A computed fold for a 379-nucleotide part of an RNA from a metagenome, annotated as small-subunit ribosomal RNA, central domain. Its mean pLDDT, the model's own confidence on a scale to 100, is 81. The full RNA is in RNAcentral, with records from SILVA.
[in-house]
Context: one part of a larger RNA
RNA sequence: CUGGGCGUAAAGGGUUUCGCAGGUGGAUUAGUUAGUUCAAUCUUAAAGACCGCGGCUCAACUGCGGGAAUGGAUUGGAUACUGCUAGUCUAGAGGACAUCAGGGGAGACUGGAAUUCUUGGUGGAGGGGUGAAAUCCGUUGAUAUCAAGAGGAACGUCGAUGGCGAAGGCAAGUCUCUGGGGUGUUCCCGCAAGGGACCAUGCACUUUUGUGUAUGGCCUGACACUCAUGUACGAAAGCUAGGGUAGCAAACGGGAUUAGAGACCCCGGUAGUCCUAGCCGUAAACGAUGGAUACUAGUUGCUUGGCAUUCGUGCCGGGUGGCGUAAGCUAACGCGUUAAGUAUCCCGCCUGGGUAGUACGGUCGCAAGGCUAAAACUC
Numbered sequence: 001c002u003g004g005g006c007g008u009a010a011a012g013g014g015u016u017u018c019g020c021a022g023g024u025g026g027a028u029u030a031g032u033u034a035g036u037u038c039a040a041u042c043u044u045a046a047a048g049a050c051c052g053c054g055g056c057u058c059a060a061c062u063g064c065g066g067g068a069a070u071g072g073a074u075u076g077g078a079u080a081c082u083g084c085u086a087g088u089c090u091a092g093a094g095g096a097c098a099u100c101a102g103g104g105g106a107g108a109c110u111g112g113a114a115u116u117c118u119u120g121g122u123g124g125a126g127g128g129g130u131g132a133a134a135u136c137c138g139u140u141g142a143u144a145u146c147a148a149g150a151g152g153a154a155c156g157u158c159g160a161u162g163g164c165g166a167a168g169g170c171a172a173g174u175c176u177c178u179g180g181g182g183u184g185u186u187c188c189c190g191c192a193a194g195g196g197a198c199c200a201u202g203c204a205c206u207u208u209u210g211u212g213u214a215u216g217g218c219c220u221g222a223c224a225c226u227c228a229u230g231u232a233c234g235a236a237a238g239c240u241a242g243g244g245u246a247g248c249a250a251a252c253g254g255g256a257u258u259a260g261a262g263a264c265c266c267c268g269g270u271a272g273u274c275c276u277a278g279c280c281g282u283a284a285a286c287g288a289u290g291g292a293u294a295c296u297a298g299u300u301g302c303u304u305g306g307c308a309u310u311c312g313u314g315c316c317g318g319g320u321g322g323c324g325u326a327a328g329c330u331a332a333c334g335c336g337u338u339a340a341g342u343a344u345c346c347c348g349c350c351u352g353g354g355u356a357g358u359a360c361g362g363u364c365g366c367a368a369g370g371c372u373a374a375a376a377c378u379c
Stems, first nucleotide, its partner, number of pairs: 003351004007333002012347001014233002018230001022226003026089007034082002036078008050066006092223001093220003096185005104178007111155001116150007126137002163170002186197004198217008238279006247273002252268004290346006298323011328335002352379003361372004
């Protein structure tokens, strides 16, 4: 000495919902001695390497002797740690009960504003659009305005730096079904049995304050963490089949602009956007930051529970933001109890640029394409 790394330089998998194998694993008692460790013996051919002494005039080369190193086996000790077996515990984890917040998910029904269209009334020449215009609409009556109707899509204000969800994502209202999350479950005496205080709920009595009585103030006991392969979910676009189509709008047509205009601007406009069933499986799927646990100054907001309250607020938890060193880290920027700090465990990934996330092969897909994934050559 026995790699170094992954916010921005190459590098965190889209998520981890779920989780097999594997790896790792809380406190304590006893046993065992598998790992571990000590000793002895045997073995690990010779040559080579190392040490010593010799032989060729030296050296290379070579002879003799010695001691190892490493691995293996047997026997006998040790028992702290790890493993295994048996038992106990409650701090991790889970459950029960009570309670709370929420655009978490699915389905059904309902609502108002607006755009467009249709019909009718008023009205009578323009409207629309732009930098300026034109294409375009309009005397078969437009634009404007009033009334009625149709249909589709999206839900103003509240609204926030706010909430929920594993992520993607989620917002009009009501109902039904349903997932996840937060908080709380007390104290004293006694070895124990038990006793007492307090709180909650029910019942009885009492005008009230209150009194009496019953029940409860818990259960399981390491069940955990991570997770290759797998499974499930996964914006938008796209695909298949059937519906639907108000607005918007790739492609496309036209008008402008321009040297040209395959664009930006304007007038139209089809897929699509919406629904149902299925597929696709990718994104700057971003916090460009994998998950779990523990520890390490503060300060100031928001949100959601509990307790206390002198009603001003204070304290104990969960989540989500800003600032910031006290420490620490970083190449710097910055991070800083929501770490990029200090540690442990598990998974994924990187190893100069281009070629290239490409070719070939495999596999998945209806296709588009996805996943896996090089090299020659070149700098």

It matches the Rfam family "Bacterial small subunit ribosomal RNA". Gene Ontology terms of the family: structural constituent of ribosome and ribosome.